[in-house]
Context: one part of a larger RNA
RNA sequence: CUGGGCGUAAAGCGUGCGCAGGCGGUUCGGAAAGAAAGAUGUGAAAUCCCAGAGCUUAACUUUGGAACUGCAUUUUAACUACCGAGCUAGAAGUGUGUCAGAGGGAGGUGGAAUUCCGCGAUAUUGGCAGUGAAAUGCGUAGAUAUGCGGAGGAACACCGAUGGCGAAGGCAGCCUCCUGGGAUAACACUGACGCUCAUGCACGAAAGCGUGGGGAAUAUUAGGAUUAGAUGCCCUGGUAGUCCACGCCCUAAACGAUGUCAGCAAGCUGUUGGGGCCUUCGGGCCUUGGUAGCGCAGCUAACGCGUGAAGUUGACCGCCUAGAAUACGGUCGCAAGGACCAAACUC
Numbered sequence: 001c002u003g004g005g006c007g008u009a010a011a012g013c014g015u016g017c018g019c020a021g022g023c024g025g026u027u028c029g030g031a032a033a034g035a036a037a038g039a040u041g042u043g044a045a046a047u048c049c050c051a052g053a054g055c056u057u058a059a060c061u062u063u064g065g066a067a068c069u070g071c072a073u074u075u076u077a078a079c080u081a082c083c084g085a086g087c088u089a090g091a092a093g094u095g096u097g098u099c100a101g102a103g104g105g106a107g108g109u110g111g112a113a114u115u116c117c118g119c120g121a122u123a124u125u126g127g128c129a130g131u132g133a134a135a136u137g138c139g140u141a142g143a144u145a146u147g148c149g150g151a152g153g154a155a156c157a158c159c160g161a162u163g164g165c166g167a168a169g170g171c172a173g174c175c176u177c178c179u180g181g182g183a184u185a186a187c188a189c190u191g192a193c194g195c196u197c198a199u200g201c202a203c204g205a206a207a208g209c210g211u212g213g214g215g216a217a218u219a220u221u222a223g224g225a226u227u228a229g230a231u232g233c234c235c236u237g238g239u240a241g242u243c244c245a246c247g248c249c250c251u252a253a254a255c256g257a258u259g260u261c262a263g264c265a266a267g268c269u270g271u272u273g274g275g276g277c278c279u280u281c282g283g284g285c286c287u288u289g290g291u292a293g294c295g296c297a298g299c300u301a302a303c304g305c306g307u308g309a310a311g312u313u314g315a316c317c318g319c320c321u322a323g324a325a326u327a328c329g330g331u332c333g334c335a336a337g338g339a340c341c342a343a344a345c346u347c
Base pairs, nucleotide, nucleotide: 004320005319006318007303008302012317014203015202016201017200021196022195023194025087026086027085028084029083030082033080034079036076037075038074039073040072041071042070049065050064051063052062053061054060090193092190093189094188095187096185097184098183099182103179104178105177106176107175108174109173110156115151116150117149118148119147120146122145127138128137164171165170208248209247210246211245212244213243221237222236223235224234259316260315261314262313263312264311267294268293269292270291271290272289273288274287275286276285277284278283298305299304331338332337
């Protein structure tokens, strides 16, 4: 100096991209930086250690050995690094073909329903609405019901599915345009171009904030009920906000409470996307990418996980007692607040 852990007990950053750093397939040649082994020299003596000897013993003295784990030179070249030349086994990437998809952005457009407005006829009128029951409320200034026409906003029934797509947040009427990613088949090409990633950058539900629009259904709130009370559930109104454009905020049980990548390793049953072979055209078999349910081995404190691991073996990052979702300080923010982050004391 190292040692244990992170699904639920403390602990995986909300997610991705990515510089530095760390790690990295395979063959040959070179040189010898690391690491290793051998050889030579040196590492004064004393001390320490081991075995003896001398004072009766011991301390002490003394002989021999070991050790001094170091340094220098040299030899070796299997491993790591380096230099040079290659290879194709890594979907690491490119080209060609095919395919699925609520992936993203912009524009247009449709029907049902709620609300509002106008007009008409009828009931030639008296209620409507609402509830467990009521009341507030609306209505003779003609409501409600009904027919026609119009306005406007928001959300897209059925299809719809432990279905699909996306890095995550998330994404759903229909059409057009622009655009990202993925899967798969056979060949061709590049030739390790890769994995992870502190700092950094980008995205990031809802709520909230700023400016300007928009406003059909509703937190806060007012009134009516209920009740012992009712700062609620229920009812009648109704503001912010929800919606749009631009700009902020940057947090969630941002969850699979499970970081990313790779290798190994029994099976079975669905479902979804692609490909191949066979077919009696019903379907069957094989292969590959996703997704859901069981389950062997193994793991786990148990629950459970179980080829999509929480098994097993690696690479790299993040994180881990309470006080502490904290204080102070600086920092970011218009603000609300965010991120970073102690100590006393206690166990």